[in-house]
RNA sequence: GGGUCUAUAGUUUAGUUGGUAGAACAACGGUCUCCAAAACCGUCGACCUAGGUUCAAGUCCUAGUGGACCCG
Numbered sequence: 001g002g003g004u005c006u007a008u009a010g011u012u013u014a015g016u017u018g019g020u021a022g023a024a025c026a027a028c029g030g031u032c033u034c035c036a037a038a039a040c041c042g043u044c045g046a047c048c049u050a051g052g053u054u055c056a057a058g059u060c061c062u063a064g065u066g067g068a069c070c071c072g
Stems, first nucleotide, its partner, number of pairs: 001071007010025004019055001027043005048064005
């Protein structure tokens, strides 16, 4: 220099043919307990960035940024 893959919650991740983003763990609150843990109930929290297409974009297109790998 060229190419491929990848980026979703604090962490690990699901998301099908474009149709109002889910789970687990963590955190917080409650129940229980003499107290704590466990268990159960609930709450909070996310689409890497900027454009484009579309009635509608996590998903499609373009560029950029970070990461992994391959070729030279």
The RNA shown here (transfer RNA) has 72 nucleotides and comes from a Candidatus Kaiserbacteria bacterium. Taxonomically the source falls in Candidatus Kaiseribacteriota (Bacteria, Bacteria candidate phyla).